This is a predicted structure of a 72-nucleotide RNA (transfer RNA) from a Propionibacteriaceae bacterium. Rfam family: tRNA. Rfam classes the family as a transfer RNA. Rfam describes the family as follows. Transfer RNA (tRNA) molecules are approximately 80 nucleotides in length. Its mean pLDDT, the model's own confidence on a scale to 100, is 84.
[in-house]
This record gives sequence, C1' cells and structure tokens, in this order.
RNA sequence: GGGCGUAUAGCGCAGCGGUAGCGCGCUUCGUUCACACCGAAGAGGUCACUGGUUCGAUCCCAGUUACGCCCA
Repeated sequence: GGGCGUAUAGCGCAGCGGUAGCGCGCUUCGUUCACACCGAAGAGGUCACUGGUUCGAUCCCAGUUACGCCCA
C1' cells in the first nucleotide's frame, strides 16, 4: 500500500428499514439475627464519528477513526 472483519448499557453479546433487547453486574424492596441464595421492582445507551438515501436508519451507501486478520 491492497483486501476482509469488528465497533450497540459497566462486561459479554442479540437485534438485517418501523418505540433498542438478553445474560451477568449495579441500586432499592421482600426474605434472614446477618450474609449468600431466591423473589419483586428499578436505574443505566448521542447504537464509534461525519455526511448521504428514505416518510422513517443500529440496520442500506460513501468517507473517517480505533482494533483485529490476510496479502504484498
């Protein structure tokens, strides 16, 4: 330099055009003498960034950034 992949909650990951979810973790309450387990409720997201397409974009297109893999 060329090609490909990944980027979504604190962590690990779903979601393939129509209100962003799951598990773990966290908070509160219940239970317990207490802790854990368990049960109930809840908080937490500019969907990496910029622009475009569309009535509507996490999703499609272009570019940028970071990381990884392959080729030279």